[in-house]
RNA sequence: GAAGCUCGCCAGACCGCCGCUGGUGCAAUCUGGGAAACCAGGCACUGGAGGAACGUCCGGACUGCACAGGACAGCGCAGGAGGUAACACCUCUCCACCGCGAGGUGAGGAUCAGAGCAACAGAGACGAGUCGCUGCGGGCAACUGCAGCGGGUGAAACGGGCAAUCUCUGCGCGCAGCAACACCAAGUAGGCCAGCGUUGACGUGGUUCCGCGGAGCUGGCGGGUAGGUGGCAUCGAGUCGGGCGGGCAACCCCCGACCCAGAGUAAUGGCGGUCACACCACGGGCAACCGCGGUGCACAGAAUCCGGCUUAUCGGCGAACUUCACAA
Numbered sequence: 001g002a003a004g005c006u007c008g009c010c011a012g013a014c015c016g017c018c019g020c021u022g023g024u025g026c027a028a029u030c031u032g033g034g035a036a037a038c039c040a041g042g043c044a045c046u047g048g049a050g051g052a053a054c055g056u057c058c059g060g061a062c063u064g065c066a067c068a069g070g071a072c073a074g075c076g077c078a079g080g081a082g083g084u085a086a087c088a089c090c091u092c093u094c095c096a097c098c099g100c101g102a103g104g105u106g107a108g109g110a111u112c113a114g115a116g117c118a119a120c121a122g123a124g125a126c127g128a129g130u131c132g133c134u135g136c137g138g139g140c141a142a143c144u145g146c147a148g149c150g151g152g153u154g155a156a157a158c159g160g161g162c163a164a165u166c167u168c169u170g171c172g173c174g175c176a177g178c179a180a181c182a183c184c185a186a187g188u189a190g191g192c193c194a195g196c197g198u199u200g201a202c203g204u205g206g207u208u209c210c211g212c213g214g215a216g217c218u219g220g221c222g223g224g225u226a227g228g229u230g231g232c233a234u235c236g237a238g239u240c241g242g243g244c245g246g247g248c249a250a251c252c253c254c255c256g257a258c259c260c261a262g263a264g265u266a267a268u269g270g271c272g273g274u275c276a277c278a279c280c281a282c283g284g285g286c287a288a289c290c291g292c293g294g295u296g297c298a299c300a301g302a303a304u305c306c307g308g309c310u311u312a313u314c315g316g317c318g319a320a321c322u323u324c325a326c327a328a
Base pairs, nucleotide, nucleotide: 001324002323003322004321006319007318008317009316010315012275013274014273015272016271017270018269020048021047022046023045024044025043026042030041031040032039033038050299055309057308058307059306060305061304062177063176064175065174074173075172076171077170078169079093080092081091082090083089094108095106096105097104098103109168110167114166115165116162117161126159131150132149133148134147135146136145137144138143181230182229183228184227191221192220193219194218195217196216202213203212204211205210206209238258239257240256241255242254243253245252246251277296278295279294280293282291283290284289
């Protein structure tokens, strides 16, 4: 210098204007909507997407229901050891395979319980049997029985192989999911109870009575639906920083600081400017490069929360290591 390999990191920065949305404080406890529950409205300060928020594939938290214990069924996992709240995740390691190598991949329990499967070729493919030769036996012969050996085919030839076929063994799993679930709570929706009512309640038209209609009317109670609130923005498997802490590592421990997005039509945006970065054109320069103009700046966007895995991703940075070439 070239080509690789593994790990880690970034994912434009700043300013101005106009918005959206959460929280806290202040204020009339005022205004508007609503039957209510409850919601909205002012000013100030302040928070506001990701490494994958994707997929919703695994594992948990949480919630409801179920539950004496055990087993069957079903589903999942599979070398060994460790990590973790848990896992199908992660780490170390053994073995196998791939790679010159750094390294990568693994669908790595069991075929002395049972079943099933094996293209093409080959006489024959796991049932049995016999292509050729030899020996012995039977038969007049064609042929045939037994034993041994051999050639060819094929991944594999009677020995076995495959468990990513069923199965067996060991281990794990009760079922459903935030549209969970809890609370508040409308209706000439419906239910129950009491009283009154065809001996006319009740409604209605006309001035104390009459006419007409007429089977319900009044009160109370509790459950659910629409609607609303909580769950839900979290003192936590929390975030950040430090520790010649323990450990090969995953990870754990100690100390300090911090509280850090959040709706339910669903906020996190738009415009302008300056500077980065990449590419292209032009001009200058021997060149490195400089000036100027244009274009581009990925994948993608939280929705109960967390730990993983998978997939997508313009461009760039750092570290260790490998192979080759060259120089000393």